[in-house]
Predicted 3D model of a 377-nucleotide RNA (Bacterial RNase P class A) from a Chloroflexota bacterium. It was read from a public genome assembly, where an Rfam model found it.
RNA sequence: CAAGCUGACCGGGUGAUCGCGGUUCGGCGUGCCGAGCUGAGGAAAGUCCGCCCUCCACAGGGUACGGUGCUGGCUAACGGCCAGGCGGGGCAACCCGACGGCAAGUGCAACAGAGAGCAGAUUGCCCCAGGCGGCGCGUGCGGCGUCUGGGGUGAGGGUGAAAGGGUGGUGUAAGAGACCACCAGCGCGGGCAGCGAUGUCGGCGGCUAGGUAAACCCCACCGGGAGCAAGGCCAAGCAGGCGCAUUGGAGUGACCCGCUCCGCAAAAAGCGCCGGGUGUGCUGCUUGACCGCGCGAGUAAUCACGCGGCUAGAGAGAUGAUCACCGGCUGGGCUGCGGCCCAGUCACAGAAGGCGGCUUACAGGUUAGCUUGGACA
Numbered sequence: 001c002a003a004g005c006u007g008a009c010c011g012g013g014u015g016a017u018c019g020c021g022g023u024u025c026g027g028c029g030u031g032c033c034g035a036g037c038u039g040a041g042g043a044a045a046g047u048c049c050g051c052c053c054u055c056c057a058c059a060g061g062g063u064a065c066g067g068u069g070c071u072g073g074c075u076a077a078c079g080g081c082c083a084g085g086c087g088g089g090g091c092a093a094c095c096c097g098a099c100g101g102c103a104a105g106u107g108c109a110a111c112a113g114a115g116a117g118c119a120g121a122u123u124g125c126c127c128c129a130g131g132c133g134g135c136g137c138g139u140g141c142g143g144c145g146u147c148u149g150g151g152g153u154g155a156g157g158g159u160g161a162a163a164g165g166g167u168g169g170u171g172u173a174a175g176a177g178a179c180c181a182c183c184a185g186c187g188c189g190g191g192c193a194g195c196g197a198u199g200u201c202g203g204c205g206g207c208u209a210g211g212u213a214a215a216c217c218c219c220a221c222c223g224g225g226a227g228c229a230a231g232g233c234c235a236a237g238c239a240g241g242c243g244c245a246u247u248g249g250a251g252u253g254a255c256c257c258g259c260u261c262c263g264c265a266a267a268a269a270g271c272g273c274c275g276g277g278u279g280u281g282c283u284g285c286u287u288g289a290c291c292g293c294g295c296g297a298g299u300a301a302u303c304a305c306g307c308g309g310c311u312a313g314a315g316a317g318a319u320g321a322u323c324a325c326c327g328g329c330u331g332g333g334c335u336g337c338g339g340c341c342c343a344g345u346c347a348c349a350g351a352a353g354g355c356g357g358c359u360u361a362c363a364g365g366u367u368a369g370c371u372u373g374g375a376c377a
Stems, first nucleotide, its partner, number of pairs: 001373010012326007020039009041348001045359002048357005053227004060257004065223005070084005085099001086097004100218002105216002107212002123156001124153010135142003165183006184208002186205003190201004231283003234279001240274005248262004290309005296303002327346008
C1' cells in the first nucleotide's frame, strides 16, 4: 500500500424568528400569561421468542398438543448471550451448525441397475456332462474354440450420489474375512487429561449391521389460559324478547379425574342468541430486572460495592417550520500546492403499558484489534 475478518461509536452543528406536549413555580380576570426544566430510536420496524404486570381463580393431577435438543456457565427468563467440544467452509483471521437416538419399530430414495436391507446375477470366472468344428501325434490320447444343460462364485467389469469395509498377501477348480498383517469403523473392558462434552494411549473380539428423524417415531427437559381493546373507578341512561337441561348449571384453548360456587320440581342462578341505551370521562401510564462513572472478581457473558442522575407519557394522537452560516460526501475547474471556487447531495426511519433478545433496513464518517499478499528500512 492492497484485499479481507471481528468489535465499538457518530449519523449533523450554531444562531435568529415563530409554533407545540408534559411538569414545577409565580401572577391573576379560573383559564390565560410569564419563567425554569424536559420532550422520538439503534433499530422505535418485524411480531419471531422470553418475561414483568392484570384478570379467570381458591387452582391440583393426567392425556392429547406445542417448544427445545452437545457440555459448562450467565440471566428474571428465553429458541438469547459467553466459553469450550465435535462436524463443515475458508490459505488464514474468522464464519456456520435443525448438534440426543436408525442394532426399538414403521416408512422414503426418481432414473439406471441383477440388486438400495438382509440381498442378489442373460457382463463375467471356474468345474462336470453332451453336441459341432478343427490342431498335434505314438490311431485313441492331449489340448483349443463354440453351443446347450447342471453346479459353484460374487473377487474383476458395468449401472448409480451411494452396492454389504480398504490395501497387500495366503488359499481355492475359480473366488470370498474363508484365513493372515496393517488401517478404518463397531462392540466389550481399561489407563491418563478435563467439572463435562470430549480427546488420547493400549488390550480383547473377524463383529462389518449403508443414507435419511427441518420423515413418522423413541428419549430427556420445559409449557394453565387470555391479554392494555388486560384490568380498576366514577358518571349517565334505556327496552326488552327468546332458548337450554336425564335435576342439574357454571368455572379463560380441547378431553378426563379431582375441587369450588350457584340452584333444585319446572324454575332460579348461570350460560347462549337477537335487539336497545350511556361518556367516548378518569386511571392503569412511567423510578425501572433503569442509565452514567469508578473500583474489584471472572478468559468472557456477567455480577457485587461506592458515587452521581431522572432523561416523553400523547389520547386522533405533541416532540416542529422557515432563514442564514458551518460541516461531511461526490463531481468539475483553478492553483503561488497553503488552498480556493462552482454544482449536486446528506442514510434507514417516528414512541403508544414496559423490559431482555433475535431478525431485517441504513448515504456517509470515526476508531480498536487481527489475517493474507506486496514493497521499503